[in-house]
RNA sequence: GGGCUCGUAGCUCAGCGGUAGAGCAGGCUGUUUAUAACAGUCAGGUCGUGGGUUCGAAUCCCGCCGGGCCUACCA
Numbered sequence: 001g002g003g004c005u006c007g008u009a010g011c012u013c014a015g016c017g018g019u020a021g022a023g024c025a026g027g028c029u030g031u032u033u034a035u036a037a038c039a040g041u042c043a044g045g046u047c048g049u050g051g052g053u054u055c056g057a058a059u060c061c062c063g064c065c066g067g068g069c070c071u072a073c074c075a
Stems, first nucleotide, its partner, number of pairs: 001071007010024004018055001026042005048064005
C1' cells in the first nucleotide's frame, strides 16, 4: 500500500429505517447508631466527523479521522 472490523451516556454494551435504551458508576430519599448492602427515584447522549438517499437515518451509500486484526505485491 491492500482487505476486514469497530466508533452510541463517565465505563461495558444493546438497538440494523419510525425519531435512543440496559447494566455498572454518579446525585437524592428510605432503611441503619453509622458505613456497606438493599429498595425507590433523578440526571446524564448534536449516535466519531462531513456529505448523499429518504416523508423520516444511530441504522442504507460515499469521503475523511481514530482504534483493532489480517496480508506482503496479489484477487